RNA sequence: GGGUAGGUAGCCUAAAAGGUAUGGCGCUUGGCUGUUAACCAAGAGAUUGGAGGUUCGAGUCCUUCCCUACCCG
Numbered sequence: 001g002g003g004u005a006g007g008u009a010g011c012c013u014a015a016a017a018g019g020u021a022u023g024g025c026g027c028u029u030g031g032c033u034g035u036u037a038a039c040c041a042a043g044a045g046a047u048u049g050g051a052g053g054u055u056c057g058a059g060u061c062c063u064u065c066c067c068u069a070c071c072c073g
Stems, first nucleotide, its partner, number of pairs: 001072007010025003019056001027043005049065005
């Protein structure tokens, strides 16, 4: 330099053909317990790597750039 796959919350992860982001861990609060842990209940947290474009509507499609892994030269 060329190709393939990927980038979504503190971490991991889902989201067929475009229709308004799922679950787990963790965190906060409450319950339970002599206390902690475990368990139960509730809650908060993501403008989806950046910028532009298409569209009524984009995590998803298009262009370009950045980053990671693998393959080719």

Model confidence (mean pLDDT): 80 of 100. Transfer RNA from a Candidatus Helarchaeota archaeon, 73 nucleotides, folded computationally. The RNAcentral record of the sequence draws on ENA. It matches the Rfam family "tRNA". The family's RNA type in Rfam is transfer RNA.